[in-house]
């Protein structure tokens, strides 16, 4: 070059056209003499990026781009 899967919260990761999430982590308070462990609540997101389809895009479509894998 060519094909495939993938990028969504700090880290793993879910969501096949309407509400953007969980599970650890960080912070508060419940509890305990403390502490660990449980619970219970908060914060945190340009959804890789660009243009297109749609009334409506994280999702379909097409170029880019980064990672990963096959083929030559």
């Nucleotide at each position: 070059g060519c094909c495939c899967c993938g990028g969504u919260a700090g880290c793993u990761c879910a969501g096949c056209g309407g509400g953007a999430g969980a599970g650890c982590a960080u912070c508060c308070g419940c509890u305990c003499g403390a502490c660990a462990a449980g619970c219970g609540g908060a914060a945190g997101g340009u959804c890789a990026c660009u243009g297109g389809u749609u009334c409506g895009a994280c999702a379909c479509c097409a170029a880019u781009u980064c990672g990963g894998g096959g083929c030559a």
Molecule: transfer RNA
Organism: Micromonospora krabiensis